Predicted 3D model of a 350-nucleotide part of an RNA (small-subunit ribosomal RNA, central domain) from a bacterium. The sequence was found in a public genome assembly. Its mean pLDDT, the model's own confidence on a scale to 100, is 87.

Context: one part of a larger RNA
RNA sequence: UUGGGCGUAAAGGAUGUGUAGGUGGUCUUGUUAGUCUUUUGUUAAAUUCUUCGGCUUAACCGGGGGCAUGCAAAGGAAACGGCAAGACUUGAGGAUGCAAGGGGUUACUGGAACUCUAGGUGUAGCGGUGAAAUGCGUUGAUAUCUAGGGGAACACCAAAAGCGAAGGCAAGUAACUGGGGCAUUCCUGACACUGAGACAUGAAAGCGUGGGUCGCGAAAGGGAUUAGAUACCCCUGUAGUCCACGCCCUAAACGAUCUUCUCUAGCUAUUUGGAGUAUCGACCCUCUGAGUGGCGUAGCUAACGCGUUAAGAGAAGCGCCUGGGUAGUACGACCGCAAGGUUAAAACUC
Numbered sequence: 001u002u003g004g005g006c007g008u009a010a011a012g013g014a015u016g017u018g019u020a021g022g023u024g025g026u027c028u029u030g031u032u033a034g035u036c037u038u039u040u041g042u043u044a045a046a047u048u049c050u051u052c053g054g055c056u057u058a059a060c061c062g063g064g065g066g067c068a069u070g071c072a073a074a075g076g077a078a079a080c081g082g083c084a085a086g087a088c089u090u091g092a093g094g095a096u097g098c099a100a101g102g103g104g105u106u107a108c109u110g111g112a113a114c115u116c117u118a119g120g121u122g123u124a125g126c127g128g129u130g131a132a133a134u135g136c137g138u139u140g141a142u143a144u145c146u147a148g149g150g151g152a153a154c155a156c157c158a159a160a161a162g163c164g165a166a167g168g169c170a171a172g173u174a175a176c177u178g179g180g181g182c183a184u185u186c187c188u189g190a191c192a193c194u195g196a197g198a199c200a201u202g203a204a205a206g207c208g209u210g211g212g213u214c215g216c217g218a219a220a221g222g223g224a225u226u227a228g229a230u231a232c233c234c235c236u237g238u239a240g241u242c243c244a245c246g247c248c249c250u251a252a253a254c255g256a257u258c259u260u261c262u263c264u265a266g267c268u269a270u271u272u273g274g275a276g277u278a279u280c281g282a283c284c285c286u287c288u289g290a291g292u293g294g295c296g297u298a299g300c301u302a303a304c305g306c307g308u309u310a311a312g313a314g315a316a317g318c319g320c321c322u323g324g325g326u327a328g329u330a331c332g333a334c335c336g337c338a339a340g341g342u343u344a345a346a347a348c349u350c
Stems, first nucleotide, its partner, number of pairs: 003322004007304002012318001014201004021194003025088008034080001035077008049065006091191001092188003095184004103177007110154001114150008125136002162169002206247006215241002220236004258317006266295011299306002323350003332343004
């Protein structure tokens, strides 16, 4: 609870596609159960409001008048809304051309580093730390050279940069493929916006089956430190990290800021288009789109701050909040192999 809000105080759904619903551009005509208007009836009386009167006044009482709201009937209006019909192009979509990009999937390839194996050289240490020790090493380590194997990640370029709905995406090449931008103004002619349910996607960790396992590394073992040390440091090291398929569905999933549209000073940097100018050409310069940053006017804000990428001024739709704890818990339901997830209270207490 007809109110006020949601960057940081409680509060924007993790993200998208989209059903119902809600809302909807310009012009014309017709119609009208919305809307507006007039009349009538009703909405008991008392009360309330107003006027006049009666009790000496008032309270009180009586007469008259009037309003409100709802409903019904009849008449009228056609601006707005609805419905029907017709038309339009600026919203939306398409076409053509161009350019950018770590957007996605699959396959193949590469070099550095690491590690293992074999061989050569070579000898007593190596490693590690604040200092040590555990550990490795005369069955020849560490170091160094050669050859081969293996898995994971891709230095520099690299950026306040780019792309993607979000999660996220970075060695190179190829194939397939999604989205967005600019220019032309050729086509369709409102086809639009939002979106409860629904569906799809969704880091890391975790789960199932099968593979793989270099390095790192929960658990675990050992060495130190310490009063203790279930830690921080060191030596090892399983799951995992990697791949394929199937689940899980949560994050400070954050810009802690929902989506779409319109309007409202500028300056500056940068990415990427277009036009003009310039030029042999590339730069430079001016204008104009689409992004990404910094500052800042008006305005907003409790302040911090935001400020054309708004937290400013408006519109449409959805989600959410309503003192703290109990508690994102119990119960129930649905989902899941499980872990658990989603939905979601109350008693009591301050």